[in-house]
Context: one part of a larger RNA
């Protein structure tokens, strides 16, 4: 390479947008590039294959034939692919009428709690643990009441509930703003899918500058435990956690399951629509669309399990895998302030 694969054995890029490229709905006409057929030319000889012949046979040699991936020219075919033209509406999109939502950004506001400060009451302990001690307290702690300051997070509602491409998003109000779903006709008329390179987003930790700092808390200090205890437990405690701006670009970034489309029994929940039924209304029930869960048919699977939210049956496009270790390392390159990230071997060894 061929072939085979990627939920858990090696293997789906963290997620999206998207140029090139690949692929692409229905009908008609046309073209003839791909495709198919004919003819002609070429496809050296030798060799291989067939027929015949020559060395006593054979190897070997000689003659004839066949064959020759293919290429070129020319004539034709027109189903399929492609090109061109015209048309269509089911894919895609737009308008209109409704709907839900922790989707995003900014500003303002609120209450509970912790800590601290001030004052009142009050007196000897408090705290902490398996037990203790470090620690705090007669300079009045803990407890309790009143007032104040400040930062961070938003109990209940809250839900296998909702939204978002993923990361992720949860007090309330206002402003700005993205997407989605349902219904209905009307409109555009294939405008679509995927996507190497590229671009953007991307938890936590970390980095830079400036703020902020209540609680928590790497490091660190002390007290315990222990044979030791650079830990687990306790008392403290600095970065950090928070905000603004700029970097970093990683994760068990997980559904360990790429995106899109179509097809293939059901049952039970739940969220948001629409329709029917119901006294006009609620609930129930029935139908249907979009999500989100559980159980299972066929089928698939090494098994576990998956099972209309597929890991079933198919197609399109991308990414990735190819024994273990060495190693996601070295070297080189690109990026980064750094930490490091990305790309990515070999010797050797089993």
């Nucleotide at each position: 390479u061929u072939g085979g694969g990627c939920g858990u054995a090696a293997a789906g890029c963290g997620c999206a947008c998207g140029c090139a490229g690949g692929c692409g709905g229905c009908c008609g006409a046309u073209u003839a590039a791909g495709u198919c057929g004919g003819a002609u030319g070429u496809g050296a000889a030798a060799a291989c294959c067939c027929c015949g012949g020559g060395c006593u046979c054979a190897a070997c040699c000689c003659g004839g034939g066949a064959a020759u991936g293919g290429c070129a020219u020319u004539c034709g075919a027109a189903a399929c692919u492609g090109g061109u033209c015209g048309g269509c509406u089911c894919g895609a999109g737009u308008u209109c009428g409704g709907a839900a939502g922790a989707g995003g950004g900014a500003a303002g506001c609120g209450g509970a709690a912790u800590u601290c400060c001030u004052g009142g009451u009050g007196u000897a302990g408090a705290g902490g643990u398996g037990a203790a001690a470090u620690u705090c307290g007669u300079a009045g702690a803990u407890a309790u009441c009143a007032g104040g300051a400040g930062g961070a997070a938003c109990a209940c509602c809250g839900g296998u509930g909702g939204c978002g491409a993923a990361a992720g998003c949860g007090g309330c109000u206002u402003c700005c703003u993205g997407g989605u779903c349902c219904g209905u006709a009307a409109c555009u008329g294939a405008c679509g899918c995927u996507c190497a390179u590229g671009u953007g987003c991307g938890a936590a930790a970390g980095c830079g500058u400036g703020g902020g700092g209540a609680g928590c808390a790497a490091a660190c200090a002390g007290g315990a435990u222990u044979a030791g205890a650079u830990a687990c437990c306790c008392u403290g405690g600095u970065a950090g956690u928070c905000c603004a701006c700029g970097c970093c670009g990683u994760a068990a970034a997980c559904g360990a399951u790429g995106a899109g489309u179509g097809c293939u029994g059901g049952g039970c929940g739940u969220u948001g629509g629409a329709g029917g039924c119901u006294c006009u209304u609620a609930c129930c029930c029935c139908u249907u669309c979009a999500g989100u869960g559980c159980c299972g048919u066929a089928g698939c699977u090494a098994a576990c399990g998956c099972g209309u939210u597929a890991a079933g049956c198919a197609c399109u496009c991308c990414g990735c895998c190819u024994g273990g270790g060495g190693a996601g390392u070295a070297c080189g390159g690109u990026c980064g302030c750094a930490a490091g990230a990305c790309u990515a071997a070999a010797a050797c060894u089993c």
Molecule: small-subunit ribosomal RNA, central domain
Organism: metagenome